[in-house]
Molecule: RNase P RNA; transfer RNA
Organism: Pontixanthobacter sp.
């Protein structure tokens, strides 16, 4: 030097000028003005998991229905996510991918095609015997070869055989069951068995372990506004009691009152506090208001410290939007990348050559112009995942070449 | 912001549970019937089932990702 893997980070800087939000102060009766301070993101995104929080339901546990995970060990608040190991695939390799339990519990499916697709299967061929009019036919082995097909019931090879076959052997695979090593996923080692058990579970199931459901438009509090309605379904839907309102002058109605209930609390027959109408669909009616939830958090930064690493501990230090359809932008010069044109022989490179001479803008450089600076964009808050991304930088590895 | 459904010829649907040739009406194109139109009646193009991967022999149909389109959701009485 070329070619390639991993892994992190950055995502334009500085300076004037103009402007936009929130909150604080200060002025004003307001309206608004002035002033400080702060003011997007690695994905704020898709809404795909997983918590927090809140409010709904609910003895608790199991069961069961729905749902989702899925080699093994670890980390976590929790996970489908990280970390690290095991197996299998690709790749010389550095690595990289793995929805990676079970197919000898059971049930479906395997189109077309082909003799035959699920307790296999003789279409062609091959062998033998038969028989023959010598082309052939016909009955039996038989899975080595051919065709079909995504799959056709172990593979190579030796021996065997009438021709073949795990018929027999060796080796590989596979299945038992055992030793050894590992926390284990696994590996390894002899041995025994001549092979039983074709795919699919992102098909139904089974085995294991997880999971209540809804969202800040979740709730809480306060205002204003009205027909302070009407219907239907639950229940504890009770009893007295008529002042007022209605009245056919018989009586009817409880929002105020008492008894009895029903639900909390406190050590019991007891005492208190609460409710006594309240929730749930629907129609119809009104308001388009103000606080709150709200951002100090599983937080960030820096040192040390465990562990291979995710991570965890300690310790110091900091405060970083809270917001109502929603503010963080524009312009300008200098610089930064990048592209795309042009200029030059000054450097590097090329081309000629004896040359330091002469020639070439194809590439770098250098010089000038023009252009472009991605993806995007807070809306309760967190931990991931996958998606978008112009271009720039860092660190580690691996192969090839060359020089010493 | 938060929940949901749905994408198949030109429109407008089946078909997706529980994989196996992609089909219905309208509409298009020829030709018949008619003087001509309409209408009828024969025949016939038009999809790679949004988009990219993935399971599997095989995918409009399962799974993942992703793109566009639509519908809900406010508070008081």
């Nucleotide at each position: 030097c070329c070619a390639g893997g991993g892994g992190g980070c950055c995502g334009g800087g500085c300076a004037g000028c103009c402007g936009c939000g929130u909150u604080g102060c200060u002025a004003g009766c307001a309206a608004u003005a002035g002033u400080a301070c702060c003011g997007a993101g690695g994905a704020a995104a898709g809404u795909c998991c997983g918590g927090g929080c809140u409010c709904c339901a609910c003895g608790a546990a199991a069961c069961a229905a729905g749902g989702g995970u899925g080699g093994c060990g670890g980390g976590u608040a929790a996970c489908g996510c990280c970390c690290g190991c095991c197996g299998c695939a690709g790749g010389u390799a550095a690595c990289u991918g793995u929805a990676g339990g079970g197919a000898a519990a059971g049930u479906g499916c395997c189109a077309c095609a082909g003799a035959g697709a699920g307790c296999a299967g003789a279409c062609c061929g091959c062998u033998u015997c038969g028989u023959u009019u010598c082309g052939g036919c016909g009955a039996a082995g038989u899975a080595a070869g051919g065709g079909u097909g995504a799959a056709a019931g172990g593979g190579u090879g030796c021996g065997g055989u009438a021709a073949g076959a795990g018929c027999g052997c060796a080796c590989c695979g596979c299945g038992c069951g055992g030793c050894u090593g590992g926390u284990a996923a696994c590996a390894g080692c002899a041995g025994c068995g001549g092979c039983a058990u074709g795919g699919u579970a992102a098909a139904c199931c089974c085995c294991a372990c997880c999971c209540g459901g809804a969202g800040c438009a979740a709730g809480g509090c306060c205002a204003a506004a009205u027909a302070g309605g009407g219907g239907c379904g639950g229940c504890g839907c009770g009893c007295c009691a008529a002042a007022g309102g209605c009245u056919u002058c018989g009586g009817c109605u409880a929002g105020c009152g008492g008894c009895a209930g029903a639900u909390g609390c406190g050590u019991u027959u007891c005492g208190u506090a609460u409710c006594g109408a309240u929730c749930g669909c629907c129609c119809g009616g009104g308001u388009u208001g103000g606080c709150u939830g709200c951002u100090u958090g599983a937080g960030c930064u820096g040192c040390g410290g465990a562990g291979c690493a995710a991570u965890c501990c300690g310790u110091a230090g900091c405060c970083u939007a809270g917001a109502g359809g929603a503010a963080u932008g524009g312009c300008u010069g200098c610089c930064c990348u990048c592209g795309c044109a042009g200029a030059u022989a000054c450097g590097g490179u090329c081309c000629c050559g004896c040359a330091u001479a002469g020639g070439a803008u194809a590439c770098c450089g250098u010089c000038u112009g023009c252009g472009a600076g991605a993806c995007a964009g807070a809306a309760c808050c967190c931990g991931g995942c996958u998606u978008a991304c112009a271009g720039g930088c860092c660190c580690c590895c691996u192969g090839g070449c060359a020089u010493a | 912001c938060g929940g949901g459904a749905c994408g198949u010829g030109g429109c407008g649907c089946a078909g997706u549970c529980c994989g196996g040739u992609a089909g219905c009406g309208c509409a298009c194109u020829a030709c018949a019937c008619u003087g001509g139109g309409g209408g009828u009646g024969u025949a016939g193009g038009g999809g790679c089932c949004g988009u990219a991967g993935g399971u599997u022999c095989g995918a409009a149909u399962c799974c993942u990702a992703u793109c566009g389109u639509c519908c809900c959701g406010a508070c008081c009485a």